[in-house]
RNA sequence: GGGCUGUAGCUCAGUCGGUAGAGCAUUUGCUUUGCAAGCAAGAGGUCGCUGGUUCGAAUCCAGUCAGCUCC
Numbered sequence: 001g002g003g004c005u006g007u008a009g010c011u012c013a014g015u016c017g018g019u020a021g022a023g024c025a026u027u028u029g030c031u032u033u034g035c036a037a038g039c040a041a042g043a044g045g046u047c048g049c050u051g052g053u054u055c056g057a058a059u060c061c062a063g064u065c066a067g068c069u070c071c
Base pairs, nucleotide, nucleotide: 001070002069003068004067005066006065009024010023011022012021018055026042027041028040029039030038048064049063050062051061052060
């Protein structure tokens, strides 16, 4: 210097721009003598950071930080 990645506690979806989701985990309730399993409901993220474009950005553009990789 080039490329890829960064989204919930963890693993990841969502990338032709339209107010963000799944699984596991976690909380409450039901079930049980109790635990586990099962069922129902809930909480949890200003999408690494800063700025720009736009009516509107996780998504497009610029810069920057961290990790991986190539030279």
Transfer RNA from a marine eukaryotic metagenome, 71 nucleotides, folded computationally. Rfam family: tRNA. Rfam describes the family as follows. Transfer RNA (tRNA) molecules are approximately 80 nucleotides in length. It is annotated as a transfer RNA. Its mean pLDDT, the model's own confidence on a scale to 100, is 82.